[in-house]
RNA sequence: GGGCCCAUAGUUUAGUGGCAAAACACAUCCAUGGCAUGGAUGAGAUCCGAGUCCGAUUCUCGGUGGGUCCA
Numbered sequence: 001g002g003g004c005c006c007a008u009a010g011u012u013u014a015g016u017g018g019c020a021a022a023a024c025a026c027a028u029c030c031a032u033g034g035c036a037u038g039g040a041u042g043a044g045a046u047c048c049g050a051g052u053c054c055g056a057u058u059c060u061c062g063g064u065g066g067g068u069c070c071a
Base pairs, nucleotide, nucleotide: 001070002069003068004067005066006065007064010024011023012022013021018054026042027041028040029039030038031037047063048062049061050060051059
């Protein structure tokens, strides 16, 4: 320098055009004398910009960052 892949909550992953899901973690409450543990409730996220579309996490383009292969 070139090809390909990836970017969603604090972490790990779903979601292939129409209300963003789950697990762990976190907060509050209940159970215990307390801890562990269990239960109930809650807060929390689409890398940035542009385009297409009535509507974009999703499709297209560019950028940024990461991974991988070639040189």